Background:
Predicted 3D model of an 84-nucleotide RNA (c-di-GMP-I riboswitch aptamer) from a Deltaproteobacteria bacterium.
RNA sequence: UUUGCCUCAAGGCAAACCGUGGGUGACCGCGGGACGCAAAGCCACGAAGCUAAAUUAACACAUAUAGCUUGUCGGGCCGCCAAA
Numbered sequence: 001u002u003u004g005c006c007u008c009a010a011g012g013c014a015a016a017c018c019g020u021g022g023g024u025g026a027c028c029g030c031g032g033g034a035c036g037c038a039a040a041g042c043c044a045c046g047a048a049g050c051u052a053a054a055u056u057a058a059c060a061c062a063u064a065u066a067g068c069u070u071g072u073c074g075g076g077c078c079g080c081c082a083a084a
Stems, first nucleotide, its partner, number of pairs: 002084002012037002017032006035071001041077003045074003048069005054063002
């Protein structure tokens, strides 16, 4: 530097749910809690899903906005250890 996670070691993160706070909402923060994760580290860049109000006779679809989800997928960037 590249590959790479069979094994060892050191560890890391934290689903559902509960409590509490924020938000119209999707959802998010903090505490508890562990379903799982070799990137379940970071970035809303592409896709996908979801929310809000508008349009619409109503719902749905669709259109164009504004948001949310990176533990939905892809992409970009960074990182620990064994072995080769």